[in-house]
RNA sequence: AGGGGCAUAGUUUAACGGUAAAACAGUGGUCUCCAAAACCAUCGUUGUGAGUUCGAUUCUUACUGCCCCUG
Numbered sequence: 001a002g003g004g005g006c007a008u009a010g011u012u013u014a015a016c017g018g019u020a021a022a023a024c025a026g027u028g029g030u031c032u033c034c035a036a037a038a039c040c041a042u043c044g045u046u047g048u049g050a051g052u053u054c055g056a057u058u059c060u061u062a063c064u065g066c067c068c069c070u071g
Base pairs, nucleotide, nucleotide: 001070002069003068004067005066006065007064010024011023012022013021018054026042027041028040029039030038047063048062049061050060051059
C1' cells in the first nucleotide's frame, strides 16, 4: 500500500428492517446469631458522522480503534 473481518450494559454473548434481550457482576431486600448460598426486586447498553426508509443494532457510505491475509 491492497484485501477481509469485528465494534451492542462493567464482562461474555443474543436480536427476519417494526418497543434492544439473557447470564454473570453492581445495588436494595427476604432468609440467617453472623456470613456464604438461594430467592425477589432494581440499575445500566447499539464506536462516531452522514445517507436510504414511514421506521435502522440490522441496509449503504466515510472516519476511528482492534484482529487476520497478500506484498